[in-house]
Context: one part of a larger RNA
RNA sequence: CCCUCGUUAAGGAACUCGGCAAAAUAUAUCCGUAACUUCGGGAAAAGGAUAACCCAGCGUACGUGAAGUGCAGAAGCGCAUGGAGCGGAGAUGGGUGGCAGAAGAGAGGCCCAAGCGACUGUUUACCACAAACACAGGCGUCUGCUAAAGCGAAAGCUGAUGUAUAGAUGCUGACACCUGCCCGGUGCUGGAAGGUUAAGAGGAAGUGUUAGCGCAAGCGAAGCAGUGAAUUGAAGCCCCAGUAAACGGCGGCCGUAACUAUAACGGUCCUAAGGUAGCGAAAUUCCUUGUCGGGUAAGUUCCGACCCGCACGAAAGGUGUAACGAUUUGGGCACUGUCUCAACGAGGGACCCG
Numbered sequence: 001c002c003c004u005c006g007u008u009a010a011g012g013a014a015c016u017c018g019g020c021a022a023a024a025u026a027u028a029u030c031c032g033u034a035a036c037u038u039c040g041g042g043a044a045a046a047g048g049a050u051a052a053c054c055c056a057g058c059g060u061a062c063g064u065g066a067a068g069u070g071c072a073g074a075a076g077c078g079c080a081u082g083g084a085g086c087g088g089a090g091a092u093g094g095g096u097g098g099c100a101g102a103a104g105a106g107a108g109g110c111c112c113a114a115g116c117g118a119c120u121g122u123u124u125a126c127c128a129c130a131a132a133c134a135c136a137g138g139c140g141u142c143u144g145c146u147a148a149a150g151c152g153a154a155a156g157c158u159g160a161u162g163u164a165u166a167g168a169u170g171c172u173g174a175c176a177c178c179u180g181c182c183c184g185g186u187g188c189u190g191g192a193a194g195g196u197u198a199a200g201a202g203g204a205a206g207u208g209u210u211a212g213c214g215c216a217a218g219c220g221a222a223g224c225a226g227u228g229a230a231u232u233g234a235a236g237c238c239c240c241a242g243u244a245a246a247c248g249g250c251g252g253c254c255g256u257a258a259c260u261a262u263a264a265c266g267g268u269c270c271u272a273a274g275g276u277a278g279c280g281a282a283a284u285u286c287c288u289u290g291u292c293g294g295g296u297a298a299g300u301u302c303c304g305a306c307c308c309g310c311a312c313g314a315a316a317g318g319u320g321u322a323a324c325g326a327u328u329u330g331g332g333c334a335c336u337g338u339c340u341c342a343a344c345g346a347g348g349g350a351c352c353c354g
């Protein structure tokens, strides 16, 4: 010097990103216990008092239950009475000694306010335990049974020896109050008049070949071969509707009131429609340590407001919310070597000597 411990004057978080670590609390009985609340909780809330031993009470309450007695009973060991003996608290009153009585070990720290997630649960074996996942509850879509969906070239199997109060799938996530407007785009569902549209069907017309005709140029039946027009021809797409707890979206400029400021009001352009309720410098706010209030002697954090929301907003849910949390943030009480500021001691190392 390092590790693991113990004690410490005065102060008591001044330490630090942060009370990290340590200290403190801790048992039983009695008293007492707030806001809030889903009336169950919150709650061991918080906060107090008592605790050893001796005597009395009193060998008391209570527990156990012998002998004896009565009744029943014979392949039975019972029932009742009885109260000996044994065990034996605790309230209360008085007293004793100690620094100290739950004398050792073991054995909750608590409170206030806010965010997030309702809750118990689950998770990155080996850096993340959470606000992430799940969840009961809510909603949509598909599926009539050889179900939909899934696995598999297939046979077949799961779904299910189930049958729409069932199964699959997607979103949301207890509960309370709610969940606004937009179907123009994309998707999905329905529709079928018209347009477009494949293979196939169809076979006009012309081409090659040549029997024949012709002096020649050439014409040229049938057959064969190869092109192949009109016409016909489904879904789809175009088209017409519906649908947002489907994917998604939810404006700009200018003017105006008898101080000023502001604009209930008006004008205009654009849109499918222009963000409703609620919340808001927020886990979202750049400017920003916004401004005001609270808390502190002093507060970029925190709490309450304001609203100018760069860039909240309603099941990628909005706003609240008792209970819950090895969750996050701010404050306080208690407590302490975290610190002012270090000291001493114990054990084990390192180191030195042999």
Base pairs, nucleotide, nucleotide: 001349002348003347004346005345006344007343008342010340011339014338019335027051028050029049030048031047036041038174052096053095054094055093056092062087063086064085068081069080070079071078109333110332111331112330113329114328115327116325117324121133122132137172138171139170140169141168142167143166149158150157151156175320176319177318178317180250181249182248185247186246187243188242189241190240191239194238195237196236200232201231205227207225208224209223212219213218251269252268253267254266255265278312279309290306291305292304293303294302